[in-house]
About this RNA
This is a predicted complex of two RNAs, RNase P RNA and transfer RNA, with 471 nucleotides together. It holds a member of the Rfam family "Bacterial RNase P class A". It is annotated as a ribozyme. Its mean pLDDT, the model's own confidence on a scale to 100, is 78.
RNA sequence: GGAGCCGGCUGGGCGGCCGCGGUCCCGGGAGACCGGGAUCGAGGAAAGUCCGGCCUCCACAGGGCGGGGUGCUGGCUAACGGCCAGUCGGGGUGACCCGCAGGAAAGUGCCACAGAGAGCAGACCGCCGAACGGCCCGACCAGGGUGCGUGGCAAGGGUGAAACGGUGCGGUAAGAGCGCACCAGCGGCCGGGUGACCGGUCGGCUCGGCAAACCCCACCCGGAGCAAGGUCAAGUAGGGGGCGCACCGGCCGCCACGCGGCCGGGGGAGGCUGGCCCGGCCGAGCCCCCUGGUGGACCGCACGAGGCCGGCGGCAACGCCGGCCCCAGAUGGAUGGCCGCCACCCUCGCCCACCGGCGAGGGCACGGAAGCCGGCUUACAGGCCGGCUCCCUCU
RNA sequence: GCCGACGUGGCGCAACUGGUAGCGCACUCGACUUGUAAUCGAGCGGUUCGGGGUUCAAGUCCCCGCGUCGGCUCCA
Numbered sequence: 001g002g003a004g005c006c007g008g009c010u011g012g013g014c015g016g017c018c019g020c021g022g023u024c025c026c027g028g029g030a031g032a033c034c035g036g037g038a039u040c041g042a043g044g045a046a047a048g049u050c051c052g053g054c055c056u057c058c059a060c061a062g063g064g065c066g067g068g069g070u071g072c073u074g075g076c077u078a079a080c081g082g083c084c085a086g087u088c089g090g091g092g093u094g095a096c097c098c099g100c101a102g103g104a105a106a107g108u109g110c111c112a113c114a115g116a117g118a119g120c121a122g123a124c125c126g127c128c129g130a131a132c133g134g135c136c137c138g139a140c141c142a143g144g145g146u147g148c149g150u151g152g153c154a155a156g157g158g159u160g161a162a163a164c165g166g167u168g169c170g171g172u173a174a175g176a177g178c179g180c181a182c183c184a185g186c187g188g189c190c191g192g193g194u195g196a197c198c199g200g201u202c203g204g205c206u207c208g209g210c211a212a213a214c215c216c217c218a219c220c221c222g223g224a225g226c227a228a229g230g231u232c233a234a235g236u237a238g239g240g241g242g243c244g245c246a247c248c249g250g251c252c253g254c255c256a257c258g259c260g261g262c263c264g265g266g267g268g269a270g271g272c273u274g275g276c277c278c279g280g281c282c283g284a285g286c287c288c289c290c291u292g293g294u295g296g297a298c299c300g301c302a303c304g305a306g307g308c309c310g311g312c313g314g315c316a317a318c319g320c321c322g323g324c325c326c327c328a329g330a331u332g333g334a335u336g337g338c339c340g341c342c343a344c345c346c347u348c349g350c351c352c353a354c355c356g357g358c359g360a361g362g363g364c365a366c367g368g369a370a371g372c373c374g375g376c377u378u379a380c381a382g383g384c385c386g387g388c389u390c391c392c393u394c395u
Numbered sequence: 396g397c398c399g400a401c402g403u404g405g406c407g408c409a410a411c412u413g414g415u416a417g418c419g420c421a422c423u424c425g426a427c428u429u430g431u432a433a434u435c436g437a438g439c440g441g442u443u444c445g446g447g448g449u450u451c452a453a454g455u456c457c458c459c460g461c462g463u464c465g466g467c468u469c470c471a
Base pairs, nucleotide, nucleotide: 001391002390003389004388005387006386007385008384009383010382012342013341014340015339016338017337018336020041021040022039023038024037025036026035027034028033043366047377048376050375051374052373053372054371055225056224057223058222062278063277064276065275067221068220069219070218071217072086073085074084075083076082087101088099089098090097091096102216103215107214108213109210110209111208124157125156126153127152128151131150132149133148134146135145136144137143165183166182167181168180169179170178184206186203187202188201189200190199191198192197229299230298231297232296238290239289240288241287242286243285247265248264249263250262251261252260253259254258270282271281272280291471292470293469306325307324308323309322310321311320312319313318344363345362346361347360348359349358350357351356396467397466398465399464400463401462402461405420406419407418408417414451422438423437424436425435426434444460445459446458447457448456
């Protein structure tokens, strides 16, 4: 100098005019409200709603089956499918990156087409002539030839995503873990590590892939969601259908052959309950259809797993301690519009030996709270900082 | 704001338990007809919403994004 990898931060600034929402104060007004002032007023993703929680209601949130989710190991956390550290596998020369990464010798299923054969596999081309038979030479012997039949083999070719360990040497009629060496895999033992796993050694030689197919194993999960839920106000018009409040005893009251209230027993539609069952609880009303009214206010709702700074522990995620701070709250939904200057980027023109300077024009992203928090994912113009790798050159 | 479903030729729809995407209408050409329609025959037309992954192989299975559609207030 060039090419790259990783982490963190930032997401324009100043001024003028006009305007918007919340809170507080002052003045006016009977009130509705009006005028003025102070102060606060979007994001790293506020987004997608993909996970986890807080919170609220369902009485407690029970058991079993079913269902859903997660899936190497250890830790962090309120929790998580997140984060940190490691292991293994893959990629890259490297910094580093990626991985839904349990089990296929528990069972079931699938592996199209091609191919001889695709799961207790198989012989199309091919190789062989050891064994038996045929034919031929030889003499009807010995021996040899042929590769015709019965056969032996799976080295090579070919098919395929995948062909029943791979490479090499020996061996053989040809071959084959048949034997040996190395490698891969499996199992036993020893050592290290909390563990995933790693290292060593021995053994017989060998066992396909798919679980983001069913399934098995381990762990987790009750349901709904702020339109949850609660308080108040306003207004209206009810009608039809279904199920149930059965019943018994005692006491009390009264307008006393009856009615009402309370207590106990019993029964009980429906609800919690979401796919089912059991158990438990609530229970006098509940469910469906047609129709009508309102579509208002307040709470929930802004102090919270909160932010900033410092110290300590830990490799880290993170935890503990101390100090300081209060930081949006709308409900057709505020946080904006215009102008000027500066900063940054691009283009053009002029000046200049270079660095650079001046002028004109243009651009300046993604996007935007709606109960809150922790993550993930996705979108994003440009800029800044730190650490590291490879290549080239010079000293 | 919350919850759910779907996306395949121009349009409407198929595609089993992954095996290489079809049917009808429409369109083009030809035949029949004096001509048109109807009918018959042939043909064209697809990044299966986009991207990534698992697998030998993805419309189908998994993840992320985009788009479309639907439901959810209170009172009587």